A computed fold for a 386-nucleotide part of an RNA from Promineifilaceae bacterium (SeqCode), annotated as large-subunit ribosomal RNA, domain III.
The coordinates come from a structure-prediction model, not an experiment, and the mean pLDDT is 82.
Its Rfam family is "Bacterial large subunit ribosomal RNA". Its family is annotated with ribosome and structural constituent of ribosome in the Gene Ontology.
Lineage of the source: Bacteria > Bacillati > Ardenticatenia > Promineifilales (SeqCode) > Promineifilaceae (SeqCode).
Context: one part of a larger RNA
RNA sequence: GAGUAGCGAAAAAUAUGUGAGAACCAUAUUCACCGAAAACCCAAGGAUUCCGACGGAAGGUCAGUCCGCGUCGGGUUAGUCGGGCCUAAGCCGAGGCCGGCAGGCGUAGGCGAUGGACAUCCGGUUAAUAUUCCGGAACCACAGAAGCAGAGUGAAGGGGUGACGCAAUGCGGGGAGUCAACCUGGCGGAUGGCAGAGCCAGGCCAAGCGUGUAGGCCGUAGAGGGGGGUAGGGAAAACCGCUCCCGGAGGUCGAGGCGUGAAGGGGAGGCCAAUAGGGCCGAAGUGACCGUACCGGGUUGCCGAGAAAAGCCUCUAAACGGAGAAGCUUGUGUGCCCGUACCGCAAACCGACACAGGUGGGUGGGUAGAGAAUACCAAGGUGAAC
Repeated sequence: GAGUAGCGAAAAAUAUGUGAGAACCAUAUUCACCGAAAACCCAAGGAUUCCGACGGAAGGUCAGUCCGCGUCGGGUUAGUCGGGCCUAAGCCGAGGCCGGCAGGCGUAGGCGAUGGACAUCCGGUUAAUAUUCCGGAACCACAGAAGCAGAGUGAAGGGGUGACGCAAUGCGGGGAGUCAACCUGGCGGAUGGCAGAGCCAGGCCAAGCGUGUAGGCCGUAGAGGGGGGUAGGGAAAACCGCUCCCGGAGGUCGAGGCGUGAAGGGGAGGCCAAUAGGGCCGAAGUGACCGUACCGGGUUGCCGAGAAAAGCCUCUAAACGGAGAAGCUUGUGUGCCCGUACCGCAAACCGACACAGGUGGGUGGGUAGAGAAUACCAAGGUGAAC
């Protein structure tokens, strides 16, 4: 320079408390803001920032008794959620090829999710975790036991399946959801008026198990089934393929619903206690509407002509098997490693900052509206640190 610029889009007020000290901390009551978000849940990234006690040097654009700050202590619980199984692009790569070396490429093989496969739901609970703990109700795999049964079983191999584009456009069923004049609980206007279709609140529950529906697709141009042949599937096959015959109406996929689960849970509210936010009781549970999840990508159109492997089903090879295979039933036991706190459109990530920027996916209620626009609200969250 200069007590100058600035204090980074935004609504606070009052009372009480704490304290040496309060515009800023806590509590309460009003008020205001967001509400396809400024709410909630994941992924990435961060890495203790989470919760409690204590603290106030420094950080916090003022202050501070407060904090994403300091110190100490605590907190992340899984057979079923995600990864460990499978493969894609890509990467690595025994031998190998190339190169003077460094190294490059690449077979077998492996790694690698953003995809495939795969068994858990509802409720309760902590200051802080929960599909992980607890309660109840399930399911999966493996092991061994007992019983039934009585001829097959069996792969790193064969075959099938898995197995697939984009766009447009509806149709039907339909969960969730919403609303309610019906049901339950409560309220009763001191007014200009309101005992009325009044006002306020609530009108639920999963996986699993059972049933197998609406509907889709294939099918008298022959379904499922049965029989004969077979030189192909690089061995074999009863499987697949090809082929011939018999026969004549089914086959396959499949939400939701209903029953059970549930004599349970939850539930507005009430009661007892009085600070541990502890314990106990507990009503109604019905109807309508809409319907984008799901049935299911069905139908139509188009050209760029739309993954792989595991898994699953089936077939045999070696081998095992009436000294009893597979399978089924009952009951028992076992179930490993890693992640799990918290932020996550942001003061915790990327931007040197507590920065008006950037950041993938899901849910997304009401009134008006074509609408996820817009306006006002709910649940929920905030009032932006002078």